[in-house]
Predicted 3D model of RNase P RNA and transfer RNA as a complex of 450 nucleotides.
Parts: sequence; C1' cells; structure tokens
RNA sequence: UACGCAGGCCGGGCGGUCGCCCCUGAACAAGGGGAGGAAAGUCCGAGCUUUCAAGGGCAAGGAUGCCUCGUAACGCGAGGGAGUCCCGUCAUUGGCGGGGCUACGGAAAGCGCCACAGAAAAAACACCGCCCCUUUAAUAAGGGGUAAGGGUGAAAAGGCGGUGUAAGAGACCACCGGGUCCGUCGCAAGACGGGUCGCACGGCAAGCCCCAUCCGAAAGAAAGGCCAAGCAGGGGAAAGAGGUAGCCCGCCUCGUUCGAUCCCCGGGUAGGCCGCAUGAUUCCGAUGGUGACAUCGGAACCAGAUAGAUGGCCGCCGUCCGGAGAGAAUUUCUCUCGGGAUACAGAACUCGGCUUACAGGCCUGCUUUAUUU
RNA sequence: CGGGGCGUAGCGCAGCCUGGUAGCGCACUUGCUUGGGGUGCAAGUGGUCGGCCGUUCAAAUCGGCUCGCCCCGACCA
Repeated sequence: UACGCAGGCCGGGCGGUCGCCCCUGAACAAGGGGAGGAAAGUCCGAGCUUUCAAGGGCAAGGAUGCCUCGUAACGCGAGGGAGUCCCGUCAUUGGCGGGGCUACGGAAAGCGCCACAGAAAAAACACCGCCCCUUUAAUAAGGGGUAAGGGUGAAAAGGCGGUGUAAGAGACCACCGGGUCCGUCGCAAGACGGGUCGCACGGCAAGCCCCAUCCGAAAGAAAGGCCAAGCAGGGGAAAGAGGUAGCCCGCCUCGUUCGAUCCCCGGGUAGGCCGCAUGAUUCCGAUGGUGACAUCGGAACCAGAUAGAUGGCCGCCGUCCGGAGAGAAUUUCUCUCGGGAUACAGAACUCGGCUUACAGGCCUGCUUUAUUU
Repeated sequence: CGGGGCGUAGCGCAGCCUGGUAGCGCACUUGCUUGGGGUGCAAGUGGUCGGCCGUUCAAAUCGGCUCGCCCCGACCA
C1' cells in the first nucleotide's frame, strides 16, 4: 500500500434570475428565517389534553427477562459476564492472542408435543450382533444375559482410555464434562481452588406455564378550549339506560306512555383564534467517569403551512464512472477533449429511542496474508 | 393525522389459535357420451402459502422486519 471485518461522519458548493411560506414593520419599502439523517414505519418510552375516584368483595391482563450502571422514562444505551463462530499461534480432547454474533431467567414445579423411520422417543428398550444354557448329528429353534459394536433418526440416555467379565456394563479407576457443598475474589452476573455424588437430570418455554420486576383504564391534536355562522324536523322500538378506574354487590343520576335511551330517514356548517414553537433545546469550553452520561460556565433563538411554503431555470466548480488522445512509464499516475451519473426521501402537537431506505465519498480501529523498504 | 383488517392454484375461499400430508368450488386439459355443440360422467394439470431474517429436527402456521391492498373515524341541532 492492497484485501477483509467493525465503528463513526458527510451526504454537494458558489453566482445570476423568476417565484412561495412565516416574522419585524404603517408599507406592494427594507431586513431576518425557511426540511432530514432518516422529516419515513408508527414499533417502544414520555410530555400535553379529555373522561372516569365515597364504600365492600373478587380478580384478571399486558410487557420485559445474564449482571451492574446511565436515563424523565423505556423493550433504549454503556460497561462487564457467559456461550458460540472465525482467524492466528503454541504443536493441539487443550491453552494463549485478536475479532464478530447472541430474544441469554427456569425443562430435578406441573401439563403438553417430539411427524416419518426405528426394537425403543423418556424414570424406556433386545431388531441385527456378542456371550451363556437347553434341545438337535448339524443347520436351526427356545430361554436368559448384554446398551461395547451395527442399524434408524434432528435427537438413543455423560465422553474417552483402561481394569474387569462368559460377553458386557460407572460395575470399578484416571482425565475431561455435570450436579452439589465449602472457601477465596468480585457490588453482581460469575471466576478460581478444594471436597463430595458414579451421574437418578434428552430437546422445545419466539407451546401453555412457573419465578422476578414494572404497568390504573380508555382515547388521542379529527385530543381539547374559546368565538362566529346556519338549520327542521319526522318515523319506529321502548322499560329500562348510564356512572361508580376490569367484574359483582351496594350506592348515585336520568327515565317509565307529556317516555330516558336506541335505531332509521332528513336538515345545517366545512369559518376564525388558541393549543403551536424557550425546549428532558442547540452549539462551544472546562471538570468528573473506562463508558453511556452528569455537573458547571458562556453563547444562540434556528420552519410553522392547513390541502399544505421550503421550488424552477441558467452558468461555473466539486465528486464518481466509461471513451479518445498525449506525456512519465511495471502495475499505475498526470494533463487535454467530449459524454453520462449525482442517492434515499420530504415537516403537520412535541421530545427520547429503535427499525427500515440511501448515489457517492471521508475518517478511525484491528488481525492475517501478499508486495516494497 | 389516528385506528383496524387482509395477502394461500387463473378467480373466490378454508387450513393458522393447537407446527409434520396444502385442500374445496368455479375455471383449465384429456377421454367417454352426441351427427356437432352444450349438459352430464371419469381422470388429470396447476402452489414453493406477498418478500426477507430468525426460533425449531421440522414453519402457510410461532417471533421480528418489510412491501402491497382494503375499510373506518369531522362538528352542530
């Protein structure tokens, strides 16, 4: 330097001209401001708004899921742990170094499922094989033992080596794995060491479920508040309807033929203001922290439409990709001419996240390989 | 702007909750029936379940992301 992996950032610039929306302004003058990293999907968490709280009894549901921290909060983020995959190395069931990924509580609480194949699919099992015994001249048949070997399967009841045995088997032993107890370290998840248990414990919880933690329910700017304008009521059913934070009791409100409430048909308006832009705001610096982030100081005000403004055209430049020519010349680099491309997308109450889309370019970190020095 | 539903053969649908074989009707093809056509009868073809990723031995079905289509929602008397 190239390849690869991971992370972060930018995502066109200048000028001319014709316009659009908002604010200041008496003004058609003048001045100022005018999309994004995702404004998107609407998947989470909040702010804000509205309705609902006298009492007694009973629940149920949803979400999250290694640990700690951060945060207004989160299902988000940071750091750590464990597992797994890849590369390298020591020369190898393993250790060490680096990187990636992980919806990662519990399967010895219970229920359920595990098709086909297979002898057997979960406190099991003898199809082939192996061994022993009986019958038989032999082949073979019957009975028993055996999970080491074969076969089936996604998965076969710890692995591997030995002892042992008729053949075998944690039956016994060493090492590894696992359970459990103790100690040390750590806030913790866990790690390490020692003892002990021959191992009674297959998988699935993105099946029900159990455990722990959190959540009051419903609606959402078409929330909601104020003002203005306009109209026309009719028909049918009807003794119950509504509220009391999910259900029941009790209670409360309205109503029982002048009828609450419900259904159908019909009528009117499609206007204005607020909500609505000073906020968990943005930028810079310092300090603390491994970090997410926090604290302090300074500066700034930076879209607000309502069918929806933020745009069109022209010129020059930038970036990338081909083509032709020239020069230096190993790949390649430089110059000139001409052409093409320049993404995804667009505020609609506001924030914090996640996810998804994106032409092209830049930066940082890391291992290995190759080349050069 | 907010909320809900759907996507399976050419068309209309079931299966999904409780994971192992994808089915029904019409249509289509072939044969028989007919002098020919229709009708009727018999047989058959046609799907990788909108796409991608994951969980699982195994996914139309379970979970996540994404694409497309459809429906509903103003106020007043």
Model confidence (mean pLDDT): 79 of 100.